[in-house]
A computed fold for a 92-nucleotide RNA, annotated as c-di-GMP-I riboswitch aptamer. The coordinates come from a structure-prediction model, not an experiment, and the mean pLDDT is 86. Its Rfam family is "c-di-GMP-I riboswitch aptamer". Rfam describes the family as follows. GEMM was predicted in a large-scale screen for bacterial structured RNA regulatory elements.

RNA sequence: CCGCGUUAAAGGUAAAAUCCCCGAAAGAGGAUGACACAAAGCCAUGGGUCUAAAGCUCCUGGAUAGAGAGCCAUGAUCGCCAGGCUGCAUAG
Numbered sequence: 001c002c003g004c005g006u007u008a009a010a011g012g013u014a015a016a017a018u019c020c021c022c023g024a025a026a027g028a029g030g031a032u033g034a035c036a037c038a039a040a041g042c043c044a045u046g047g048g049u050c051u052a053a054a055g056c057u058c059c060u061g062g063a064u065a066g067a068g069a070g071c072c073a074u075g076a077u078c079g080c081c082a083g084g085c086u087g088c089a090u091a092g
Base pairs, nucleotide, nucleotide: 004092012037013036017032018031019030020029022027035079041085042084043083045082046081047080048077049076050075055071056070057069058068060066
C1' cells in the first nucleotide's frame, strides 16, 4: 500500500409512523422520529420490483366524449441484487 474484516472511541446516515409539500401514481423533498446500516456515500449500466400519466389494442357507446379491461417506462427504487467510481478510525 492492497484485500478480507472485528471491536472501542469519535463522527456519519436514517426504516416505519406523523405533519407539511411536489407528483397522475409509484415515489421524491423538508421537519419530528430511529428500524437498522462499515459504504444505508455517489452513478439507473444489467437484472429484479413498484407505478401507468401519455400512447396502443379491446370493450361499452350515436360519438372522436365519457366509463371499463389489457399492454407498455419515457417514471421510480442504489435501504432488492450485480457492476462501476470514491472514502474516515481500528484489532487480527